[in-house]
Context: one part of a larger RNA
RNA sequence: GCCGGCGAGUUAUUGACUGUAGCAAGGUUAACCUGUUAAGCAGGGAAGCCGUAGCGAAAGCGAGUGGUCUGAAUAGGGCCCAUUAGUUGCAGUUAGUAGACCCGAAACUGAGCGAUCAACCCAUGACCAGGGUGAGUUUGCUGUAAAAAGCGAAGGAGGCCCGAACCUGUGAUUGUUGCAAAAAUCUUGGAUGAGUUGUGGGUAGGAGUGAAAGGCUAAUCAAGCUCAGUUAUUGCUGGUUCUCCUCGAAAUGACUUUAGGGUCAGCCUCACUAUAUAGAAUAACGGGGGUAGAGCACUGAUAGGGCAAGGUUCCGUAAAGGGGCUAAGUUCUUUCAAACUCCGAAUACCGUUAUUUGUUCAGUGGGAGUGAGACUAUGGGGGCUAAGCUCCAUAGUCAAAAGGGAUUCAGCCCAGACCAUCAGCUAAGGUCCCUGAGUCCAGGCUAAGUGUUAAAGGAUGUUGGGUUACACAGACAACCAGGAGGUUGGCUUAGAAGCAGCCACCCUUUAAAGAUAGCGUAACAGCUCACUGGUCGAUGUGAUUCUGCGCCGACAAUUUAACGGGGCUAAAGCCUGGCACCGAAGCUAUGGCUUGUCAUUAGCAAAUGCGAAGACAAGGGUAGAGGAGCAUUCCCGGGCAACGAAGCUCGUCUGUAAGGACGGGUGCAGCUACGGGAAGAGAGAAUGUCGGC
Numbered sequence: 001g002c003c004g005g006c007g008a009g010u011u012a013u014u015g016a017c018u019g020u021a022g023c024a025a026g027g028u029u030a031a032c033c034u035g036u037u038a039a040g041c042a043g044g045g046a047a048g049c050c051g052u053a054g055c056g057a058a059a060g061c062g063a064g065u066g067g068u069c070u071g072a073a074u075a076g077g078g079c080c081c082a083u084u085a086g087u088u089g090c091a092g093u094u095a096g097u098a099g100a101c102c103c104g105a106a107a108c109u110g111a112g113c114g115a116u117c118a119a120c121c122c123a124u125g126a127c128c129a130g131g132g133u134g135a136g137u138u139u140g141c142u143g144u145a146a147a148a149a150g151c152g153a154a155g156g157a158g159g160c161c162c163g164a165a166c167c168u169g170u171g172a173u174u175g176u177u178g179c180a181a182a183a184a185u186c187u188u189g190g191a192u193g194a195g196u197u198g199u200g201g202g203u204a205g206g207a208g209u210g211a212a213a214g215g216c217u218a219a220u221c222a223a224g225c226u227c228a229g230u231u232a233u234u235g236c237u238g239g240u241u242c243u244c245c246u247c248g249a250a251a252u253g254a255c256u257u258u259a260g261g262g263u264c265a266g267c268c269u270c271a272c273u274a275u276a277u278a279g280a281a282u283a284a285c286g287g288g289g290g291u292a293g294a295g296c297a298c299u300g301a302u303a304g305g306g307c308a309a310g311g312u313u314c315c316g317u318a319a320a321g322g323g324g325c326u327a328a329g330u331u332c333u334u335u336c337a338a339a340c341u342c343c344g345a346a347u348a349c350c351g352u353u354a355u356u357u358g359u360u361c362a363g364u365g366g367g368a369g370u371g372a373g374a375c376u377a378u379g380g381g382g383g384c385u386a387a388g389c390u391c392c393a394u395a396g397u398c399a400a401a402a403g404g405g406a407u408u409c410a411g412c413c414c415a416g417a418c419c420a421u422c423a424g425c426u427a428a429g430g431u432c433c434c435u436g437a438g439u440c441c442a443g444g445c446u447a448a449g450u451g452u453u454a455a456a457g458g459a460u461g462u463u464g465g466g467u468u469a470c471a472c473a474g475a476c477a478a479c480c481a482g483g484a485g486g487u488u489g490g491c492u493u494a495g496a497a498g499c500a501g502c503c504a505c506c507c508u509u510u511a512a513a514g515a516u517a518g519c520g521u522a523a524c525a526g527c528u529c530a531c532u533g534g535u536c537g538a539u540g541u542g543a544u545u546c547u548g549c550g551c552c553g554a555c556a557a558u559u560u561a562a563c564g565g566g567g568c569u570a571a572a573g574c575c576u577g578g579c580a581c582c583g584a585a586g587c588u589a590u591g592g593c594u595u596g597u598c599a600u601u602a603g604c605a606a607a608u609g610c611g612a613a614g615a616c617a618a619g620g621g622u623a624g625a626g627g628a629g630c631a632u633u634c635c636c637g638g639g640c641a642a643c644g645a646a647g648c649u650c651g652u653c654u655g656u657a658a659g660g661a662c663g664g665g666u667g668c669a670g671c672u673a674c675g676g677g678a679a680g681a682g683a684g685a686a687u688g689u690c691g692g693c
Base pairs, nucleotide, nucleotide: 001693002692003691004690005689006688011098012097013096014095015094016093017092018091019090020089021088022087023086026050027049028048032044033043034042035041036040054061055060064081066080067079068078069077070076101239102238104236108229109228110227111226112225113224119203120202121201122200123199124198125197126196127195128193130162131161132160133158137154138153139152140151141150142149166190167189171186172185173184174183205221207217208216209215242629243628244627245626246625247624252265253264254263255262256261266370267369268367269366270365271364272363273362278360279357280356281355282354283353284352285351286350287349293343294341295340299337300336301335303333304332305331306330307329310326311325312324313323314322315321373398374397375396376395377394378393379392380391381390382389403414404413405412418592419591420590421589423588424587425586429582430581431580432566433565434564438579440578441577442576443575444574445573451568457552458551461549462548464546465545466544467543468542469541470540478535479534480533481532482531484508485507486506489503490502491501514529517528518527519526593619594618595617596616597615598614603610604609630682632679633678634677635676636675637674638672639671640670647666648665649664650663651662652661653660654659
């Protein structure tokens, strides 16, 4: 891991509710007794319990002539009656108490068992190759006044040195399902000591022992192990076993030592009650509002100007006077506001009427689950007008929703799957091929593969329009020619001659020509320009503005890789209009099933019992509520079985499903189709459990 077996809402009791049965103003027995029996059953037994009357703390009083309490009250008020149904079983659902659906803690407490391991201690034994160093001390000699001291000899001290055994465990490698639940190898430390070690003995669980690491106390230690309390407790995690049918949530509010848990409410379900001026939708009408917007009349903010008290500063000898800056107030123009409003919608909300629908509303009672929500759109707060961010509101979808589209894609678009069909029509979205359906029709645009990502900004890209200027008295462009004189204007300057700079910028001749727009020279010169004539001959040529579609701006990491791909250019791109087709579990068609209503139906019938045909409508579903069933084991009744039970196996048939039936073979002795009853009553999951492989 697989297969097989086992494996989780039980039982008792006390309440509540529903159903059902008995009796009913009553209902019912408990212990116990008697009889009898296989279990048990029958009879007796009103003690007690509930109900038939309430009110009051109580004494007490006590129901229409209402009762009672409070009270001075005959007032007022509270409770109750008049208007009465209970009770005892059984079954189901649910709550409390119990282990209370099952498994799961770490822990807590008690009583015991452990010092054969490792810690420390006690007693008694054992062990430490070899080598080195050479303390005190003694002694000989030297030495000294005597000492000290020196040299030599003997000697053999030391938590001394080197280094085996022994003890240890420094670093590394190997090992890591190992040789080993701590080792091996190399290397290192101690090795006469606070040394090592044998045997015997002692100290223990909040206790021991500890050269102290929370270390060690039998591979276990921030409190050992065993058994018991014990099924400790767990708001936490996991698991919780057959089928079909009806309805179907929530992720919100308040409070919470509360925030992943609860209580009440909200939302779901089942039963009962009540019946329209109920509820819902739409329309019209009537309302209140202060949002969006707008506005500046208030409150504030705000830019510029006028008038202007005041402040400050400068000029002025002082004064007078004048100037600069600032500025309350006032006034004109301008702008802004969630906590501004002279104004003010759409929606929404409340009401009335009408129409449609028809109990969906509401109440009482039983049972819940939920109280982590997610994204999208819109209105906002927070944040950076960041986030697949966060917090509200309104709506939708998902959650609990499959199907079609979006390549893929809970939350987007379309659309809500009862079942069947080799029928049809559509939605979103599509129709060249992959790939179902147009290489469809008409008119434009785009040349960028734009389409098939992006901004400020930039540009004789190109489409369509507006305004305006010039133009056959010849425009724009191109070519030919002219572009002059006073004059080198004055000043400045070394020079300044149109062209370094400053000032001025006139006049003349002209078809036209600046006291010069640019290049150039040291300064001149030189080359152009403005301006003019000629050639040419235009439905033309400029300027500006609006607009459609494009261009640049454009840089990321394996590989084209920013249309799903191929590929596409009068498109297979974009815009406008049109016709057809494809396309879903949508809609339609045909057949079928179930549920609800008609329906307290028709009918049968006389039990308030049974109950069609048909029509109409409905049938996605998690948590969850409600309903109806299937199967298993056992029991009772009734049946089956050697003319062959159960089991096994092959096949056929059948029911919406759980399932069921029949036939053949095998098998050889029990079985349980029908009516009831009772449960150790259904397995795929729990790192489940036992067995097998």
Large-subunit ribosomal RNA, domain II from a bacterium, 693 nucleotides, folded computationally. Rfam family: Bacterial large subunit ribosomal RNA. The RNAcentral record of the full RNA draws on ENA.